[in-house]
Predicted 3D model of a 274-nucleotide part of an RNA (large-subunit ribosomal RNA, domain VI) from a Phycisphaerae bacterium. The full RNA is in RNAcentral, with records from ENA.

Context: one part of a larger RNA
RNA sequence: CGUACGAGUCCUGCGGGGCUAUCACCCUAGUACGAGAGGAUUGGGUGGUACGGGCCUCUGGUGCACCAGUUGUCGCGCUAGCGGCACGGCUGGGUAGCUAAGCCCGGACUGGAUAAACGCUGAAAGCAUCUAAGCGUGAAGCCGUCCCCAAGAUGAGGACUCGGUGUUCCCCCGCAAGGGGUUGAACUGAAGGCCCCUGGUAGACCACCAGGUUGAUAGGCCGGAUGUGCAAGGGCAGAAAUGCCUUCAGCUUACCGGUACUAACGGCCGAGGG
Numbered sequence: 001c002g003u004a005c006g007a008g009u010c011c012u013g014c015g016g017g018g019c020u021a022u023c024a025c026c027c028u029a030g031u032a033c034g035a036g037a038g039g040a041u042u043g044g045g046u047g048g049u050a051c052g053g054g055c056c057u058c059u060g061g062u063g064c065a066c067c068a069g070u071u072g073u074c075g076c077g078c079u080a081g082c083g084g085c086a087c088g089g090c091u092g093g094g095u096a097g098c099u100a101a102g103c104c105c106g107g108a109c110u111g112g113a114u115a116a117a118c119g120c121u122g123a124a125a126g127c128a129u130c131u132a133a134g135c136g137u138g139a140a141g142c143c144g145u146c147c148c149c150a151a152g153a154u155g156a157g158g159a160c161u162c163g164g165u166g167u168u169c170c171c172c173c174g175c176a177a178g179g180g181g182u183u184g185a186a187c188u189g190a191a192g193g194c195c196c197c198u199g200g201u202a203g204a205c206c207a208c209c210a211g212g213u214u215g216a217u218a219g220g221c222c223g224g225a226u227g228u229g230c231a232a233g234g235g236c237a238g239a240a241a242u243g244c245c246u247u248c249a250g251c252u253u254a255c256c257g258g259u260a261c262u263a264a265c266g267g268c269c270g271a272g273g274g
Base pairs, nucleotide, nucleotide: 001152005163006162007161008160009159010158011157015149016148017147018146021049022048023047024046025045026044027043033038051106052105053104054103055102059100060099061098062097066093067092068091069090070089071086072085073084074083075082076081110144111143112142117137118136119135120134166187167186168185169184170181171180172179173178188272192269193268194267195266196212197211198210199209200208217263218262219261220259221258222257223256224255227251228250233246234245235244236243237242
């Protein structure tokens, strides 16, 4: 820009893409078969490996905005307590998120047309013959069934819902009533959309999604969860290092819930129906 009024939501599926794996064990059954040794077809079930998709409850990893321990040095006048730097200084743990080695799911079932093959009927050729006419059965393969994209599928599809189809002039035709013209003008500014703003379940940008005061979108604050592992100060014991008590303390990121304190201010587009 188109899809012949504008708009929102939900679909159809032309067409395209993906998937398609395989093994073991158990039962059927030590059955059929076989002198024996051996040992099934079939049907049912349970698992494994690889591959694919999704997820983070569990097991772990990471977790440079969480907690603790600790070395050297410098600073806050000193003690104590803290802070800076040293690979996050080093070390031990660890929330969210991300993640695999963790968890869940998948290949199925089934329809159609076939290959090799096996058949029915059947002549040429009084017989025979699956084939010449005709009709069947029949593969992990083919077309569907399953998953994804998909109406620019210009062949531009469908359903539902919402809004308007005006006002005042101007021009043309007409005696008039009226009709026509936006390839005339101004106004109005619907449904709805966008810019902008707060953000994330989204993300390179865009897009998508949640919100924008009739508001919990983000921050802050409050409560909780989680993690760390018992703060500081004080008291007691000890010569001291240190230990014990106060103390399951103190602190606590991304998690959960609440609360308008802060910030979501403001602006534009959108029309008259080939």